[in-house]
RNA sequence: UCCCGACAAAGCCAACCCCUGCGCGACAAGGGGACGGAAAGCAACGGGUCUUAAGGAAGAUGGCCGAGCUGCCGAA
Numbered sequence: 001u002c003c004c005g006a007c008a009a010a011g012c013c014a015a016c017c018c019c020u021g022c023g024c025g026a027c028a029a030g031g032g033g034a035c036g037g038a039a040a041g042c043a044a045c046g047g048g049u050c051u052u053a054a055g056g057a058a059g060a061u062g063g064c065c066g067a068g069c070u071g072c073c074g075a076a
Stems, first nucleotide, its partner, number of pairs: 004074002012037002017032004035063001041069002045066003048061005
């Protein structure tokens, strides 16, 4: 360094619900809270699912799956 993932250490994120709330919508974002997560960081490339249309399509979902890029620690 790479693989790997600890009854280690320092931390991080935040399901669902409630309030506010962009949006036609799926739902983004903010606050509270903690289901969980070794990438639950980034990114929409390929699938899946969802929404608006519905001939074509456009959008959402990365905490649905697979690949890609980057990152903390260093036991076995």